[in-house]
Large-subunit ribosomal RNA, domain I from Frateuria sp. Soil773, 496 nucleotides, folded computationally. Model confidence (mean pLDDT): 86 of 100. Taxonomically the source falls in Frateuria (Bacteria, Pseudomonadota, Gammaproteobacteria, Rhodanobacteraceae). Its Rfam family is "Bacterial large subunit ribosomal RNA". Rfam links the family to the GO terms ribosome and structural constituent of ribosome.

Context: one part of a larger RNA
RNA sequence: CGUAUACGGUGGAUGCCUUGGCAGUCAGAGGCGAUGAAGGACGUGGCAGCCUGCGAAAAGUGUCGGGGAGCUGGCAACAAGCUUUGAUCCGGCAAUGUCCGAAUGGGGAAACCCACCUCGCAAGAGGUAUCGUGCGGUGAAUACAUAGCCGUACGAAGCGAACCCGGGGAACUGAAAUAUCUAAGUACCCGGAGGAAAAGAAAUCAACCGAGAUUCCCUCAGUAGCGACGAGCGAACGGGGACUAGCCCAAAAGCACACAAUGUUCUAGCCAAACGGUCUGGAAAGGCCGGCCACAGAGGGUGAUAGCCCCGUCGGCGAAAGGGCAUCGUGUGUGAAAUUGAGUAGGGCGGGGCACGAGAAACCCUGUCUGAACAUGGGGGGACCAUCCUCCAAGGCUAAAUACUACUGACUGACCGAUAGCGAACUAGUACCGUGAGGGAAAGGCGAAAAGAACCCCGGAGAGGGGAGUGAAAUAGACCCUGAAACCGUAUACGU
Numbered sequence: 001c002g003u004a005u006a007c008g009g010u011g012g013a014u015g016c017c018u019u020g021g022c023a024g025u026c027a028g029a030g031g032c033g034a035u036g037a038a039g040g041a042c043g044u045g046g047c048a049g050c051c052u053g054c055g056a057a058a059a060g061u062g063u064c065g066g067g068g069a070g071c072u073g074g075c076a077a078c079a080a081g082c083u084u085u086g087a088u089c090c091g092g093c094a095a096u097g098u099c100c101g102a103a104u105g106g107g108g109a110a111a112c113c114c115a116c117c118u119c120g121c122a123a124g125a126g127g128u129a130u131c132g133u134g135c136g137g138u139g140a141a142u143a144c145a146u147a148g149c150c151g152u153a154c155g156a157a158g159c160g161a162a163c164c165c166g167g168g169g170a171a172c173u174g175a176a177a178u179a180u181c182u183a184a185g186u187a188c189c190c191g192g193a194g195g196a197a198a199a200g201a202a203a204u205c206a207a208c209c210g211a212g213a214u215u216c217c218c219u220c221a222g223u224a225g226c227g228a229c230g231a232g233c234g235a236a237c238g239g240g241g242a243c244u245a246g247c248c249c250a251a252a253a254g255c256a257c258a259c260a261a262u263g264u265u266c267u268a269g270c271c272a273a274a275c276g277g278u279c280u281g282g283a284a285a286g287g288c289c290g291g292c293c294a295c296a297g298a299g300g301g302u303g304a305u306a307g308c309c310c311c312g313u314c315g316g317c318g319a320a321a322g323g324g325c326a327u328c329g330u331g332u333g334u335g336a337a338a339u340u341g342a343g344u345a346g347g348g349c350g351g352g353g354c355a356c357g358a359g360a361a362a363c364c365c366u367g368u369c370u371g372a373a374c375a376u377g378g379g380g381g382g383a384c385c386a387u388c389c390u391c392c393a394a395g396g397c398u399a400a401a402u403a404c405u406a407c408u409g410a411c412u413g414a415c416c417g418a419u420a421g422c423g424a425a426c427u428a429g430u431a432c433c434g435u436g437a438g439g440g441a442a443a444g445g446c447g448a449a450a451a452g453a454a455c456c457c458c459g460g461a462g463a464g465g466g467g468a469g470u471g472a473a474a475u476a477g478a479c480c481c482u483g484a485a486a487c488c489g490u491a492u493a494c495g496u
Base pairs, nucleotide, nucleotide: 001495002494003493004492005491006490007489008488009487015481016445017444020416021415022413023412024411025410026409027408028407029405030404031159032158039100040099041098042055043054044053046078049075050074051073061094062093063092064091065090066089070082071081072080105114106113107112115128116127117126118125119124130156131155132154133153134152135151136150137149138148163194164192165191166190167189168188174181178228204211205210215242216241217240218239219238225233226232246397247396248395249341254334255333256332257331258330259329261327262326263325264324265323266322267321269317270316271315275290276289277288278287279286291308292307293297299311300310301309346370347369348368349367350366351365352364353363356382377392378391379390380389381388432439433438452480455467456466457465458464
């Protein structure tokens, strides 16, 4: 040094576990904000670092309810206290609520600096941004006026996951190159709104039969078409379903809000059946024996696997206060514009939208130039004309069926089980990196219970270890369940 066996070290795979995730279903809710939000800074405890809570009234205050024996949030003890004169805790309504932040007295390098006015002895409290609208006052050039200025009342602003409507609007890519085309009206930017939004009551389709607002789904159909007829794009009529609702501009229909009544429901909770013996074992829920309940044998916990031990479950009950919904009543506001829709329909030019790329290209929108008729009228039926049919533009409102889920509750899973599942089961958007936008981890498990090893010994008042003790187990000893492999040793045998 090698081989073999045994025993270790290291290491943290594997198994088991789950506090966390992922994806859904059914309901709820669909907003918060100048009464100062979202989000923060700084404080706040007997000691106080982080998290949580809270705000100088600071892990809290008042009150009304619930509840009934413990409590002073977590890591996490110690001290000192509270509590049947009902604490802690849970719910409703209030109070307080520093500073920053739309941030709004002025400024500003956010959480800071500096003011004025009114009230007050003081401490201190209140007010003072901008824009819009209404009202009032004042008032130029300039006579009346107006602009401007001032006051006052009301409103707005900012944030938010997706869904929605509108205004703008790419490129990569595909076409095996590339320009029309595609990607795609997508991504992205901006504006606006709601719990949905938008659309909507035929100047619609249809085809000589008829239908009867809109929206969504299935189909028609990858059809008819469009297309360097390439790549690709891609309907409608009709049929079947979901849901249904019609109205107004003349008087509204209706809608919204407030208040009252009635009913119901939500925001705390309460009651709630039925088991013993014995054996093994550290422990019984396991085995054996004998019972019981069940409108409850969902689930979880308890020292192993419990219908009957605990929490629950089935079933039933419950609100002082506040909220939702429904019905009805009263009141207020809105609808509200307008005299049936004229610079409109139509036309020319240039674009855009329609599945439809200018095409034979109808129809819709309009930047520009034009420009009718007036129901004895007008639009449409895919160039255009006639006949016929059908509808009535240029004003407005409208629930449901539809879309979405940041958030709340209940439940589900041939979803994951710590290199998985969210990036994050743990001090996680933390540590750390970057000037910044931004990027972004690792890290779970003693035991049933800390019973977390008193005391003794070696040692540096060490580290670490040996005894003793606890425990079922300590090769479960905190670097703690299991403890694979690589890798490193010790002992023995053999070989060289």